RNA sequence: GAAGUCGGCCGGGCAAUCGCCGGGCGCCAUGCGCCCGGAGGAAAGUCCGGGCUCCAUAGGGCAGGGUGCCAGGUAACGCCUGGGGGACGUGAGUCCACGGAAAGUGCCACAGAAAAUAUACCGCCCGGUUACCUUCGGGUAAUCGGGUAAGGGUGAAAUGGUGCGGUAAGAGCGCACCGCGCACCAGGCAACUGGUGUGGCAGGGUAAACCCCACCCGGAGCAAGACCAAAUAGGGGAACUAUGGCUCGGCCCGAGCUGUUCCCGGGUAGGUUGCUUGAGAUACGGAGUGAUCCCUAUCCUAGAUGAAUGAUUGCCGCAACUUCGGUUGCACAGAACCCGGCUUACAGGCCGACUUCACUU
Numbered sequence: 001g002a003a004g005u006c007g008g009c010c011g012g013g014c015a016a017u018c019g020c021c022g023g024g025c026g027c028c029a030u031g032c033g034c035c036c037g038g039a040g041g042a043a044a045g046u047c048c049g050g051g052c053u054c055c056a057u058a059g060g061g062c063a064g065g066g067u068g069c070c071a072g073g074u075a076a077c078g079c080c081u082g083g084g085g086g087a088c089g090u091g092a093g094u095c096c097a098c099g100g101a102a103a104g105u106g107c108c109a110c111a112g113a114a115a116a117u118a119u120a121c122c123g124c125c126c127g128g129u130u131a132c133c134u135u136c137g138g139g140u141a142a143u144c145g146g147g148u149a150a151g152g153g154u155g156a157a158a159u160g161g162u163g164c165g166g167u168a169a170g171a172g173c174g175c176a177c178c179g180c181g182c183a184c185c186a187g188g189c190a191a192c193u194g195g196u197g198u199g200g201c202a203g204g205g206u207a208a209a210c211c212c213c214a215c216c217c218g219g220a221g222c223a224a225g226a227c228c229a230a231a232u233a234g235g236g237g238a239a240c241u242a243u244g245g246c247u248c249g250g251c252c253c254g255a256g257c258u259g260u261u262c263c264c265g266g267g268u269a270g271g272u273u274g275c276u277u278g279a280g281a282u283a284c285g286g287a288g289u290g291a292u293c294c295c296u297a298u299c300c301u302a303g304a305u306g307a308a309u310g311a312u313u314g315c316c317g318c319a320a321c322u323u324c325g326g327u328u329g330c331a332c333a334g335a336a337c338c339c340g341g342c343u344u345a346c347a348g349g350c351c352g353a354c355u356u357c358a359c360u361u
Stems, first nucleotide, its partner, number of pairs: 001357010012316007020038008040332001044343002047341005052221004064217005069083005084098001085096004099212002104210002106206003121152002123148011160178006179201001180199008225273004235264006244258005280299004285294003317330005
């Protein structure tokens, strides 16, 4: 210098004017005046986890759902950190639902003999029969019986791989190395790794197929929930009217309905609350490889509810266009009970650590 990897931060700035929401203070007080505060790194998707609230709940199990290498962090997690294993990359680094296929069941298209209690299309080898040839040793062809899984062929995948020996041809049939299983030893908290010995080696793949194993999970959500509480209608009680009126009935008894006033509770509209001081922010110091945790000090930083956070102007910055006078625009996007994550969107800019290559000294 070029190309890259990882992490962090900012994400138009300043001023003026006019508005909107919230709070405080003052006043001649149902409104005015002054002062202060007023979106984000994702406020988004609502995908996980928790706080909070109500309901349910002895304990345990079934069903259902989720998670799935090990250790740690955390309020908790499917998140994060560190480590192990595998894949990719020259490398910094990136990616991985990464338990179990000898518990059982299912599936494996097409092709192929065969896709899993095995099996044999071509081929190779041995033997028999027949035909032909013969230099009489045998050879060739067809067919029958058997051996084999080296080679060919099919497939995404074919019953450990390579080599040597061995054999009629072959084969873990034997041996060496690699791989695999088992045992022991060493290191490590563990996942796992290394070594030694041993077994010729058994069962191809698939569990984001059913399933098995281990662990976790009650449901609904701020439109949760709590409080105050009209008008109208209805409910309960008391008093009065009133030994009233109406209906049933021929009459009595009886049953039902009906007035006025007051009280009570439920509940609708509406209002208040929940509501923002919290697993909070910043800084110094400390523990730890790190996620994170601890101590001390300081600070208060939106709270709407038909839902505020906007508009205009001037200067500057950046970008695009330009007739060089200027004009236009400012990424993605906007709180709604609150936090911790993940994922997705994002113009442009800044900083740090590291890798590879080339050159110079």
Notes:
A computed fold for a 361-nucleotide RNA from a Gammaproteobacteria bacterium, annotated as Bacterial RNase P class A. RNAcentral holds the sequence, with entries from ENA. The coordinates come from a structure-prediction model, not an experiment, and the mean pLDDT is 78. Its Rfam family is "Bacterial RNase P class A". The family's RNA type in Rfam is ribozyme. Of the family's consensus pairs, 95% are formed in the model.